A computed fold for a 90-nucleotide RNA from an uncultured Anaerolineae bacterium, annotated as c-di-GMP-I riboswitch aptamer. Its mean pLDDT, the model's own confidence on a scale to 100, is 84. It was read from a public genome assembly, where an Rfam model found it.
RNA sequence: CACGAGAAGAGGCAAAACCAGAGUAAUCUGGCGACGCAAAGUCAUAGGGUCAGACGAGAGUACGAUUUCGCUGACAGCCUGACUGCCGAA
Numbered sequence: 001c002a003c004g005a006g007a008a009g010a011g012g013c014a015a016a017a018c019c020a021g022a023g024u025a026a027u028c029u030g031g032c033g034a035c036g037c038a039a040a041g042u043c044a045u046a047g048g049g050u051c052a053g054a055c056g057a058g059a060g061u062a063c064g065a066u067u068u069c070g071c072u073g074a075c076a077g078c079c080u081g082a083c084u085g086c087c088g089a090a
Base pairs, nucleotide, nucleotide: 012037013036018031019030020029021028022027035077041083042082043081046080047079048078049075050074051073052072053071055070056069057068058067059066
């Protein structure tokens, strides 16, 4: 010096619940609040997975439901992956 690792220090983010708003919904935004997180920073136009259905088609029917596919949408705090980042012990 580099790689790996993750002690210490300085900090950071913010689950659920509750309140307000948006959305058919999943969910998102703000406030409050901390379950946790060494990337719980970014990317859904990298791959998989999970969730939703106002729309189209089919099945089904008690003509309510339900279900399959298409298509659309959501989740990065589901996993893998990519990019970036604070400190710098053993």